Notes:
The RNA shown here (THF (Tetrahydrofolate) riboswitch aptamer) has 93 nucleotides and comes from a bovine gut metagenome. Its mean pLDDT, the model's own confidence on a scale to 100, is 76. It matches the Rfam family "THF (Tetrahydrofolate) riboswitch aptamer". Rfam describes the family as follows. Tetrahydrofolate (THF) riboswitch was first reported for Ames et al. as an RNA motif in 5' untranslated (5'-UTR)regions of folate transport and biosynthesis genes in Firmicutes genomes.
RNA sequence: CAGAGUAAGUAUAUGUGCGUUAAGUGUCGUGUGAACGGGGAGUUGUCAUACGAACGAAAAGAUACCUUGCGGUACAUAUAUUGCAUCCCGCUG
Numbered sequence: 001c002a003g004a005g006u007a008a009g010u011a012u013a014u015g016u017g018c019g020u021u022a023a024g025u026g027u028c029g030u031g032u033g034a035a036c037g038g039g040g041a042g043u044u045g046u047c048a049u050a051c052g053a054a055c056g057a058a059a060a061g062a063u064a065c066c067u068u069g070c071g072g073u074a075c076a077u078a079u080a081u082u083g084c085a086u087c088c089c090g091c092u093g
Base pairs, nucleotide, nucleotide: 001093002092003091008082009081010080011079012078013077014076015075016074017073018071019070020069027053028052029051030050031049032048033047034046038089039088040087041086059068060067061066
């Protein structure tokens, strides 16, 4: 000087659920917590969660109690993709 490697995020597909009697998702505010290459530190960034606020929806068929849809829906798996905020040390050449 160059390089490798993580957690995790996102998208798509499949499966199983939940809602469609509106919860969930998304947005904003406040609090709390967690994670962040092998080691240490770690944010105004990320994620989760609690409370509050504003906003807000796609039903149809069947009478077989289920089917087809719909929801920025939940979880699991697979694939793709992004990927240490940053600092110090280490590893490979």